[in-house]
RNA sequence: UUAUCGGAGAGUUUGAUCCUGGCUCAGAAUGAACGCUGGCGGCGUGGUUAAGACAUGCAAGUCGAACGGUGUUCAGGUUGUAGCAAUACAAUCUGAACGCAGUGGCAGACGGGUGCGUAACACGUAAGCAAUCUACCUUUGUGUGGGGAAUAACCUGUCGAAAGACGGGCUAAUGCCGCAUACGGUUGCCUGCUGCAUGGCAGGCAUACUAAAAUCCGGGACCGCAAGGCCGGAUGCACAAAGAGGGGCUUGCGGCCUAUCAGCUAGUUGGCGGGGUAACGGCCCACCAAGGCAAAGACGGGUAGCUGGUCUGAGAGGACGACCAGCCACACUGGAACUGAGACACGGUCCAGACACCUACGGGUGGCAGCAGUUUCGAAUUAUUCACAAUGGGCGAAAGCCUGAUGGUGCGACGCCGCGUGAGGGACGAAGGUCUUCGGAUUGUAAACCUCUGUCACCGGGGAAGAACGGCCAUGACCCAACACGUCAUGGAUUGACUUAACCCGGAGAGGAAGCAGUGGCUAACUCUGUGCCAGCAGCCGCGGUAAUACAGAGACUGCAAGCGUUAUUCGGAUUCACUGGGCGUAAAGGGUGCGCAGGCGGUUGCGUGUGUUGGGUGUGAAAGCCCGGGGCUCAACCCCGGAAUUGCGCCCAAAACUACGCGACUAGAGUACCGGAGAGGAUAGCGGAAUUCACGGUGUAGCAGUGAAAUGCGUAGAUAUCGUGAAGAACACCAGCGGCGAAGGCGGCUAUCUGGAAGGUAACUGACGCUCAGGCACGAAAGCGUGGGGAGCAAAAGGGAUUAGAUACCCCUGUAGUCCACGCCCUAAACGGUGCACACUAGGUGUUAGCGGAUUCGACCCCGUUAGCGCCCAAGCUAACGCGUUAAGUGUGCCGCCUGAGGACUACGGCCGCAAGGCUAAAACUCAAAGGAAUUGACGGGGGCCCGCACAAGCGGUGGAGCAUGUGGCUCAAUUCGAUGCAACGCGAAGAACCUUACCAGGCCUUGACAUGCAUUGGACCGACGCUGAAAGGCGUUUUUCCCGCAAGGGACCGAUGCACAGGUGCUGCAUGGCUGUCGUCAGCUCGUGUCGUGAGAUGUUGCCUUAAGUGGCGCAACGAGCGCAACCCCUGUCCCUAGUUGCCAUCAUUAAGUUGGGAACUCUAGGGAGACAAACCUCUUUUAGAGGUGGGAAGGUGGGGAUGACGUCAAGUCAGGAUGGCCCUUACGGCCUGGGCUGCACACGUGCUACAAUGCUCGGUACAGAGGGAAGCGAAACCGCGAGGUGGAGCAAAUCCUAUAAAACCGAGCCCAGUUCAGAUUGGAGUCUGCAACUCGACUCCAUGAAGCCGGAAUCGCUAGUAAUGGCGCAUCAGCUACGGCGCCGUGAAUACGUUCCCGGGCCUUGUACACACCGCCCGUCACGUCAUGAAAGCCGGUUUCGCCCGAAGUGCGCUUGCCAACCCUCAAAAGAGGCGGCGCCCUAAGGUGAGGCUGGUGAUUGGGACGAAGUCGUAACAAGGUAGCCGUAGGGGAACCUGCGGCUGGAUCACCUCCUUU
Repeated sequence: UUAUCGGAGAGUUUGAUCCUGGCUCAGAAUGAACGCUGGCGGCGUGGUUAAGACAUGCAAGUCGAACGGUGUUCAGGUUGUAGCAAUACAAUCUGAACGCAGUGGCAGACGGGUGCGUAACACGUAAGCAAUCUACCUUUGUGUGGGGAAUAACCUGUCGAAAGACGGGCUAAUGCCGCAUACGGUUGCCUGCUGCAUGGCAGGCAUACUAAAAUCCGGGACCGCAAGGCCGGAUGCACAAAGAGGGGCUUGCGGCCUAUCAGCUAGUUGGCGGGGUAACGGCCCACCAAGGCAAAGACGGGUAGCUGGUCUGAGAGGACGACCAGCCACACUGGAACUGAGACACGGUCCAGACACCUACGGGUGGCAGCAGUUUCGAAUUAUUCACAAUGGGCGAAAGCCUGAUGGUGCGACGCCGCGUGAGGGACGAAGGUCUUCGGAUUGUAAACCUCUGUCACCGGGGAAGAACGGCCAUGACCCAACACGUCAUGGAUUGACUUAACCCGGAGAGGAAGCAGUGGCUAACUCUGUGCCAGCAGCCGCGGUAAUACAGAGACUGCAAGCGUUAUUCGGAUUCACUGGGCGUAAAGGGUGCGCAGGCGGUUGCGUGUGUUGGGUGUGAAAGCCCGGGGCUCAACCCCGGAAUUGCGCCCAAAACUACGCGACUAGAGUACCGGAGAGGAUAGCGGAAUUCACGGUGUAGCAGUGAAAUGCGUAGAUAUCGUGAAGAACACCAGCGGCGAAGGCGGCUAUCUGGAAGGUAACUGACGCUCAGGCACGAAAGCGUGGGGAGCAAAAGGGAUUAGAUACCCCUGUAGUCCACGCCCUAAACGGUGCACACUAGGUGUUAGCGGAUUCGACCCCGUUAGCGCCCAAGCUAACGCGUUAAGUGUGCCGCCUGAGGACUACGGCCGCAAGGCUAAAACUCAAAGGAAUUGACGGGGGCCCGCACAAGCGGUGGAGCAUGUGGCUCAAUUCGAUGCAACGCGAAGAACCUUACCAGGCCUUGACAUGCAUUGGACCGACGCUGAAAGGCGUUUUUCCCGCAAGGGACCGAUGCACAGGUGCUGCAUGGCUGUCGUCAGCUCGUGUCGUGAGAUGUUGCCUUAAGUGGCGCAACGAGCGCAACCCCUGUCCCUAGUUGCCAUCAUUAAGUUGGGAACUCUAGGGAGACAAACCUCUUUUAGAGGUGGGAAGGUGGGGAUGACGUCAAGUCAGGAUGGCCCUUACGGCCUGGGCUGCACACGUGCUACAAUGCUCGGUACAGAGGGAAGCGAAACCGCGAGGUGGAGCAAAUCCUAUAAAACCGAGCCCAGUUCAGAUUGGAGUCUGCAACUCGACUCCAUGAAGCCGGAAUCGCUAGUAAUGGCGCAUCAGCUACGGCGCCGUGAAUACGUUCCCGGGCCUUGUACACACCGCCCGUCACGUCAUGAAAGCCGGUUUCGCCCGAAGUGCGCUUGCCAACCCUCAAAAGAGGCGGCGCCCUAAGGUGAGGCUGGUGAUUGGGACGAAGUCGUAACAAGGUAGCCGUAGGGGAACCUGCGGCUGGAUCACCUCCUUU
């Protein structure tokens, strides 16, 4: 100095969020096992499975101081034989020591093992026994006298293989049996005291009954021949009384699952009387009575030894019950008793059974759940060890013996604890490995190297404690007659399995000693290579389909460490069964509703009791363990001591608020009474009108009916329509109302009768009579069932018609059950407010129904207040949110019901109910990691609103038909290279494929290469020229020839050859990429900061109103601002001005063929700069505004026209073949060169175009007016030739100068006359021109000839809103030439139409629904088919367990009988008899067995039912949007299937309109 220091979360449902909710992980633990690895020691621990079977050894004996024998040895004595003798041998006696079996005693009931059974007074705890026993031990008292008969051993005989059995004979005792004695005990009676009942204790008297065993040691006196008596001591023995310890019995309380076990019980419950026991008791028996137990769970089933404690946990709890300790049960299985103080007995007995062994086949023997060990089983659990030295036990007087209890050692990392595998220094940051951006980084002070240390292990030496007793020896004291014996004290010697130990000293040397798991997140730790949805991983989420931190290997790193991981199991996390500490409107969860017994809970007040409750004391709560404080092993684990704790139970005392109970009182709860009102409350009977249908009659004529449109159907035999009359059934318009009534279901014409309840008012009465309610009882829509009626309309089923791919549906025409009534069943619904009932409390506002009061009024309404209902809006509060909010889902109380992941499953089996349909109750295997609620953002809707766009409409012209051109698909091919594929591929990449291009194919060739850089060796300048061969490329040769520097060795430049590094690839991956591009879309959107709101995702801003082309602007507003987009700034164009005036221009002057020249600078034009347009002005409209409509001015008017400009993003959109680029692949080829071919191939299909089909035309002749471009290997004039393409020619021009270059439509005139033509021009034949090495495949153009289809184009479809469409020509790029009719530009001529936004398409905003989020090309349901798995049913079959009836019945106790047999006692001279015993027999009970019938349960089972799961099967499309017929619930019928239809119900239905209410002004 103390015993109270403690509670962590994460991953996973979603696009994201919050919640609910499950699954999974991190922790600790274990009698563990498995994998890899393994140095030492200490302390623990080790068959959890087969209570399976066991070879072998041991585990319970001991006592000679209870007894008789007997063996060996020794000593002594006696006798005999041999011998001269010593001596030897034999016999016998005595003694001693050591044995042997037996009689006898005590102990084998302890110790040791196991957990089968047992749900029980078995265990725990606390009591009781006045209903009890107790050997050994302790204490006290009194005795221990005197006799008898046997028997084992032993000897002998018989049987038997053996085990053993039987007979005869001898013998002892502390063995057995009488007798004596009785301090006592038992029995009877009396007295006293006493207790919780029966009773107990003590005392007295009396009768009868009731004991015993001896052994050893020693000895003075005395006696005896002797033994001995006798005396003393020790140990025993007997009878009593107590104690201690140990049992037995009884009782309260406590501790498993199951109600899919609800009733159980005949010795059952009790009584009287017996028997039995140590003892109470139906424990047993006879008789009597009919009880006893049970929802607080009897009976049954399953499982299980219980506890102290152990593990876990913050705790409360939960799980467990190895080792250690207490109790119980068991001992091969079942039964039974004997002995004994104690057993119904682990190493005893008897019987039965199974198994095993021996056997001479007749019969016997055995029981490891003792310690070792074997075998089997199993994932799995040790030595056939040492010792009684210690502790303890049995026997013994003791020595001692026995002791697999125990103490030790061994084996196993099985666990806990401790130690070590070295320490310090050491940078060239070595080598090697790995990675690399090639620089380096890392392994890493790590190693090497230097300096030290010496634990453990190893070697040598030393070395405790555990040992204390006991006995022996010696001495002393006490006892005694005694130096005996005995007891005590002191001293001495002696006793160790472990032990070759602990510990200490010395020696040597860093020497002998590190692994395992992990590295995607959770979860600490990352790279490379290989692999390529393979191989594999995985606890959950999930990784792997060519760049894997997730597989495998490597390196590095992280964690723990002689261990590390995995598996299994328990608790924790899990507040996920919630006592502490949860919920039920929508997530799982309120019973369909009421009445009500048990139960639970209960108003105010007084007194009492003291049940619960509280406090104090006391007993107990074993020890060990946990905790605290000390102490001992070097520390720790471990052990020892003390304390605390043991939250419990019993007893005593006290308190009296609350609770309970008892006795009173009260009126606020509850009820009664009276009064006047409201109501589709219920039941029965009657009555009424409208409508429908039918029947009859009249009028009347061709249709009616029905639908999206039709058809079936009805109708000329007269329908529908209309009028009249009649019949029948069912339902009750308007009133009618989020109005009323009822417990709910539900209730609606009117009247009457009967009847229930609620509300208000009054305050007379009762006096807590109350609330809730498991089980129970009653009611309970629709559908359905039974019997009998009824049947108008409607209408499952059924029939027909449509629709459709089909249509078992939706629509239509018919139509039966049913719908209606009576009686009886059924008992379920989205039976919903998805909200149990009752009571109390907690702001308001407003409407309405019923009643009452106040005020006012003649009276009423309006108004104010109040009670009870029915609604809406909201505060606080609650809620995950939505929402609820005095009608709570708020705050509390009481009681009931219910929930615990999803599916399987509102299911199976079982039970109960039902006529049936079916209802109620209600699982498991298996599968998944989710299922779900609310809200958010999107997307979507065959949802809604608003608004745009050549989107439709209104127009103009086309395409689709023809021929040709061109691109694509397909086909073909040696190849027809590749890419682009809805819009957004298809006159696209390609702004030029005859060769080249060219990437393709065939063939011929090359291999450091056609191209780049470097190195080495070698030769030579390079260049050039020539020959042969070949299709060329190429190959083979010939010829010529060296440059620069230089200290002359060499070096350098260039070229070639050889070799090495490398080049090269239009090979793959656009899903590894950069860049670029398309598209939505020039659509008006997309975001951010701060603030605010929301738990959050998010919202707000960005919504609203007005406006705009526009998120353009204005106003409003919890928003205020800002960014990317819009617009503007830029370019072209339209008007004007200024400047300038060549190559352009020409009004005036001159000149010419001509702006040709002079001149001019006005105009046009050119190209620089400016102006102009801003809703500026006016009017009107809207509240002002933003803006809109109109007018004027103006070249231009409402972004003037056109272009450039493309937000955040979407499509894994396109492109590795434009170029770039990671990775992969090829390397005498997938590279390179060459020739030829192909890309141009043609049955066919599509896209884009051209030309046409003609007269608004064609042909011919004439005449006029552009713009923008291009030009040097170019444009190319004039002139000449050619019909023409073109040729010759060569001026001029690097261009406002020259050329291209005549613009054409138009206009003027002429012809054609509606035809396959004077339209159209394909195709083909012939002849040419040009380019080019080269026009065969495969160019363009020209001329002559030929003259196809085509007469305006089906379904469908495209462009265009003004200088647009349409139409006409011109130019340019590419390019030798050209397939251009394409593309890109230019100018000429030059329209029509837009009412409008219903519809189609696309888009924007707001809103709504959603089961979608890969986002509707979404999601998703069921049948069928295939595979796998578990499961239900099933004729049966095979087990287990249990019950009942009957049969048989061993051993054994008990009872009865007994002709056999028998020593003790008795009687007696003896024999015999008696008592008693043994044996035998019978009876009751009874194990095992047999038989029959059941219950429960397990396994299996042809076939069969559904279920679950399974990348790409079939049929449909049911659900999610109004899911295209709103969905769902119950029920009934039908159908391949999802489903459809009828009836009733619900909103958990969208949309529109109306009603009511509410909010705001």
Molecule: small-subunit ribosomal RNA
Organism: Opitutaceae bacterium